Source information:
RNAcentral holds the sequence, with entries from Rfam and Ribocentre. The RNA shown here (TPP riboswitch aptamer (THI element)) has 92 nucleotides and comes from Alkalilimnicola ehrlichii MLHE-1. Its mean pLDDT, the model's own confidence on a scale to 100, is 75. Of the family's consensus pairs, 95% are formed in the model. RNAcentral records the identical sequence in 2 taxa. Taxonomically the source falls in Alkalilimnicola ehrlichii (Bacteria, Gammaproteobacteria, Ectothiorhodospiraceae, Alkalilimnicola).

RNA sequence: ACGACAGAGCGGGGGUGCCCCACGGGGCUGAGAGAUACCCUUGGAACCUGACCCGGUUCGCACCGGCGUAGGGAAGCUUUGCCGACCCAGCC
Numbered sequence: 001a002c003g004a005c006a007g008a009g010c011g012g013g014g015g016u017g018c019c020c021c022a023c024g025g026g027g028c029u030g031a032g033a034g035a036u037a038c039c040c041u042u043g044g045a046a047c048c049u050g051a052c053c054c055g056g057u058u059c060g061c062a063c064c065g066g067c068g069u070a071g072g073g074a075a076g077c078u079u080u081g082c083c084g085a086c087c088c089a090g091c092c
Base pairs, nucleotide, nucleotide: 002084003083005081006080007079008078009077010076011041012040013039014038016035017028018027019026020025047072048071049070053066054065055064056063
């Protein structure tokens, strides 16, 4: 100096809905409902489009199934550990 895997950091990408309401706020789901947070980063359903989509279900969102072998989506750097390969040296 090389490669595989794993961890960490930096960088990058992303969402923020529904119900009630005396408009102060309260409640639901979720990792996250504007957060020094959370999730995702190509083996890419994080997230977006189709979509104010279709069926079931709910007060509604959520949830289940479909759409979906659909179309897009962040392709970077550093470092640590471990293993492998390679090289060198010593001993028998």